Context: one part of a larger RNA
Parts: sequence; structure tokens; C1' cells
RNA sequence: GGAUGAACGCUGGCGGCGUGCUUAACACAUGCAAGUCGAACGGGAGCCUUUGGAUUCGUCUGAAGGGGAGAGUGGCGAACGGGUGAGUAACACGUGGGUGACCUGCCUCGAAGACGGGGAUAACCACUGGAAACGGUGGCUAAUACCCGAUGGUCUCGAUAAUUCGGUUUAUCGAGUAAAGGCUCCGGCGCUUUGAGAGGGACCUGCGGCCCAUCAGCUAGUUGGUAGGGUAAUGGCCUACCAAGGCAAAGACGGGUAGGGGGCGUGAGAGCGUGACCCCCCACACUGGCACUGGGACACGGGCCAGACUCCUACGGGAGGCAGCAGUGAGGAAUAUUGCGCAAUGAGCGAAAGCUAGACGCAGCAACGCCGCGUGGGUGAUGAAGGCCUUCGGGUCGUAAAACCCUUUUCUGGGGGAAGAGUAAGGACGGUACCCCAGGAAUAAGCCUCGGCUAACUAUGUGCCAGCAGCCGCGGUAAUACAUAGGAGGCAAGCGUUAUCC
Repeated sequence: GGAUGAACGCUGGCGGCGUGCUUAACACAUGCAAGUCGAACGGGAGCCUUUGGAUUCGUCUGAAGGGGAGAGUGGCGAACGGGUGAGUAACACGUGGGUGACCUGCCUCGAAGACGGGGAUAACCACUGGAAACGGUGGCUAAUACCCGAUGGUCUCGAUAAUUCGGUUUAUCGAGUAAAGGCUCCGGCGCUUUGAGAGGGACCUGCGGCCCAUCAGCUAGUUGGUAGGGUAAUGGCCUACCAAGGCAAAGACGGGUAGGGGGCGUGAGAGCGUGACCCCCCACACUGGCACUGGGACACGGGCCAGACUCCUACGGGAGGCAGCAGUGAGGAAUAUUGCGCAAUGAGCGAAAGCUAGACGCAGCAACGCCGCGUGGGUGAUGAAGGCCUUCGGGUCGUAAAACCCUUUUCUGGGGGAAGAGUAAGGACGGUACCCCAGGAAUAAGCCUCGGCUAACUAUGUGCCAGCAGCCGCGGUAAUACAUAGGAGGCAAGCGUUAUCC
């Protein structure tokens, strides 16, 4: 000198674009953050229309039609999106390969098919337990829910033969295995099996990227083999048996620290430092463990068990998990609103209309950062008044002010008023941006420094005191170094200080 997710002190007019708990992965009140489909299914409240009966004129009760709330079965989604960086020195990440050892819902293209039957169950009704959370028993019922049989291939398994280094490919034979002919607004949408694709994922592997040798030896599922189990799949991944191996100064093992990368800062570069915001990958979701469902999870707003903590309780028993968005307490030098909207973009569901969404789009707060603008322009000397200095002559602040002329960026008031929305309508932002008119220099300057380094000097006060200080050093009676004033220098809506990196 540059830089920062900064903080502190003094000061502070506006706009645009960004950024904003770096500390306690500390604890959390409250609200919201994942739903959707009636064109899969049964049922159906309040309500509306027509109408019958009873009536004490308040109303009660029945039938037909419409309509469809809440709840339920079922499907898809909830494994995405959003947060955090605790753990992890590891195939976690980056990069290049491999899978003849693999999986893949939705989507695209192709092939073939969907025949016949069955039994339940929630909702609902009745009874009933419990303070609650939540149940129990009996009865009725539907489906694109569940099950059985048939058929079937280029599917799966097995055998044989050929082929291949190999679990690859081909042929023959045997066995096994499917569906919802559902919904429809009649256009379609769906169902089953299978081949391929796209995208996604899984596993293996070469190389690369921290510190300590004051860590030198480490290892029993350890290293390898055989057989089996398990998995989508290879494999000590797991088990039994057998062998005795395997790793290491090219740093094993141990300890410390740490999410990795694209990038970012600095630097002429080499390098050094760093990993906020944005993007990719990983890991985690109160702590530890476990599986279920599913194409996909060992699952942040699913489940079970244990633990700590908090809450409710009728004391028998229950409920919870903000490292989602706001917000609260605590910690801290320090970090924002319990806002608006689905109008846009992308997402889930739906045939669609549409619904949902604290993703996202916006608004609010903060000079936290970068950039831009303004705080007026011109003329104006008797160099006014006043301050300060003075050798008392004057010098300086200083064209600075006043005064005159001008302008209106900003500001205030009034009027108009978007684009963003595609084919009609539909805009949270927003009566915003922007445009026009009027008014009036009006609403707007500070901070640090002035001994040398280093641009900028005098006076007074103080008297090794009070104080300053980045280094050298100033201050003990004329201090350009402390404090104040005048003046000057620098930067400017900022200026200094502190911290950290180059």
C1' cells in the first nucleotide's frame, strides 16, 4: 500500500447493487416452513330448492333433488427444495480411468399383453376403557387396496452343448413368474411384462492437496485361501475351517488441527494466506443405536429403543426436538422483521381449472461494503465586522462572508404513471421507478493529523506533573512532540483506531 461477513470512537444528506451470529452443533415461547388428486373408492354434515304431516305458531318431523365441508381407504410427493460444519486426514474431496461385479420411480422411443374368480378392511353404526395421549370388542361396506387361478415372451432360475481368460454370448430342454379392461368431459389418461435411451445413483482404482519423529514400530477378522451367508453388486462385508501372513523412514501406528473443491485476498510472478456470500460434492439433524416403508432413506419438520433436558398430568401415564423462516433468552466486541405475495422463476400433485410452498420474488432494519450524486454556481476589496498573531507598522482567516445575478441535482407540495404478463383477464413490489408543474439556496460536513520518518506552525497553559507515543523519542519555566486556540495539510459521508492476511 491492498484486503475484510468486521468491531470500537467521533460524525452522518440521498440513491443503486450487494452483504449481515465468524461466539454457545447453547436452550427455545408463538406462528408459519409439504402437500395434492372426487377423472382411483365408499360414505357424507351444515346449507339451498320443491313438497307432505304435526303444531301451543316458537317450531318439530318425513320424502325427492342440488351441493359438497371435515374425516377415512388408495395413488404420487414427502429421499427434492431449505439449514449447518459438529464429526471426518478418509476414495471425504479434486482429477483421470474401470464395472465381463451393479441398480434406477417419474420421462422418451420400441415390442407383446390385460382372461376368470375370491376374501377382507377403514370410514360408518353399537357397546366400551382412559384425566389425556390413545384405544378395545362386535357388526356393515368400496376400490386403480389385497389375494388366488389361467395364459405368456426376447423375462428369471436350472441342466446340457458350443463360445469367452472370466459370471460374456448363442442354441435346446425343464421349471417359475403378470396385469386395473380401471377412470373419462370419449379427446385421452392409466395397468402388466420386456428391449433400448436420457438423466440419477452405487462400488473399485492411479495420482494430488495439513502439522508433530520430543509418535518408530503397528496389526487377530489382522493378511490370504476354501465354502457358505448377505447385497442391486465385488469384497473379511459377515460366519465356519485352513494357512501365517499384512503395513512401515518413499513415515506405518499414534497425537494435534481441519469439511473438500470451483474460487477469494495479495503479489510483476513464483508463491503465501484463505474457503463468508454464489455453484458442485460430502457429512450431520437433541446425544447414541436400530431397522421399517420405498425405485431411492437407515430418513431435519417419519418410526422404535436407550440417555440427558424441558413440559402436561386426575400420579395410573403421556408430550417434545428451530444446524427451515421470523422471533426469544444466553454467550459475545459484534450481526436484521414474530413483514407482503405466489405476479415472476423453478418445484410437488392434478387430464385440467387449480391448490400448496418462510424455495423464491419483494419490502423493512444496519454507512457493513462497493459505486454514483449532492451539500450550490458566477460576480464581488474600503480586503467590512470579528477571531488569532504582531517588531503595533501590520499580517492572516480571505473572494472567504455580506451584497447582486443565476440554477434547482437534491428537498417539499401537487398532477400523471409503467415495463416486468406470453393469447383475453390477472402485479406482492407499488401509486414504486419514471415524467410534468410549482416553491425556495433552500434540507445536507465531518474526521484525523501538523518533531523526523510524513504533506502541514504559531500563541497560551502546564512544568519529568498532567499527559503523548507505530519506531526514534517528547514533558524537569520560552515544549512547532502534552492540553487549548488560531492557522495549515490530508481524506471526505465518511474519517481514525484495533484485529487478521498478503
Small-subunit ribosomal RNA, 5' domain from an uncultured organism, 502 nucleotides, folded computationally. Rfam family: Bacterial small subunit ribosomal RNA.